[in-house]
RNA sequence: CAAAAGGAAAACUAGGGUUCCGGCUUCCUAUCCUACUCGGAUGGAGCGACUGGUCCAAGAGUUUUCGGCCUCGCAUAACGGGGUUCCACGGAGGGAUAAAAGCCCGGGAGAU
Numbered sequence: 001c002a003a004a005a006g007g008a009a010a011a012c013u014a015g016g017g018u019u020c021c022g023g024c025u026u027c028c029u030a031u032c033c034u035a036c037u038c039g040g041a042u043g044g045a046g047c048g049a050c051u052g053g054u055c056c057a058a059g060a061g062u063u064u065u066c067g068g069c070c071u072c073g074c075a076u077a078a079c080g081g082g083g084u085u086c087c088a089c090g091g092a093g094g095g096a097u098a099a100a101a102g103c104c105c106g107g108g109a110g111a112u
Base pairs, nucleotide, nucleotide: 007066008065009064010063011062012061015056016055020053021052022050023047024046025045026044027043030042031041032040033039067085068084069083070082071081072080073079087107089110093105094104095103
């Protein structure tokens, strides 16, 4: 100094947080069941150092489909069968969303 065999979509998982739901804690001047206590419901506040539902989610995770390439089938087109589509260490920082992340910047910088 150079180095692409690196296509698209969907479903899901590792992982991720906390808008909503659920869970837990609490309420002295909250409301109600019930007049007091206890208990409960609703509501307010807090907790994701709450398994979870919803949610986000992988280039270097999984699966499927489409696509690409090669080949075969009268074989030009269309169609169908088969094969192939390898490999991949990686920050810091920033961005989105409610929030965070293996998300996006990004197969980037860098390393080799």